RNA sequence: GUCCCCAUCGUCUAGAGGCCUAGGACAUCACCCUUUCACGGUGGCGACCGGGGUUCGAAUCCCCGUGGGGACG
Numbered sequence: 001g002u003c004c005c006c007a008u009c010g011u012c013u014a015g016a017g018g019c020c021u022a023g024g025a026c027a028u029c030a031c032c033c034u035u036u037c038a039c040g041g042u043g044g045c046g047a048c049c050g051g052g053g054u055u056c057g058a059a060u061c062c063c064c065g066u067g068g069g070g071a072c073g
Base pairs, nucleotide, nucleotide: 001072002071003070004069005068006067007066010026011025012024013023018056028044029043030042031041032040049065050064051063052062053061
């Protein structure tokens, strides 16, 4: 330099154009349970990498950029 793949709560992950004010697990916080801790139960908090486009409607499709990974030279 060319090409390919990926980017969603703190972490891992679901999602395939309308059922999504985005679900789950772990973590965290509050309460319950317990003499206390742990375990367990209930609830809370918490995310679509940025910008544009397509569409009545975009996490999802397209383009550019950013970051990460890989192949070739």
The prediction has a mean pLDDT of 83. A computed fold for a 73-nucleotide RNA from Dyella lipolytica, annotated as transfer RNA. The sequence was found in a public genome assembly. The organism belongs to Dyella, within Bacteria. Rfam family: tRNA. Rfam's curators write: Transfer RNA (tRNA) molecules are approximately 80 nucleotides in length.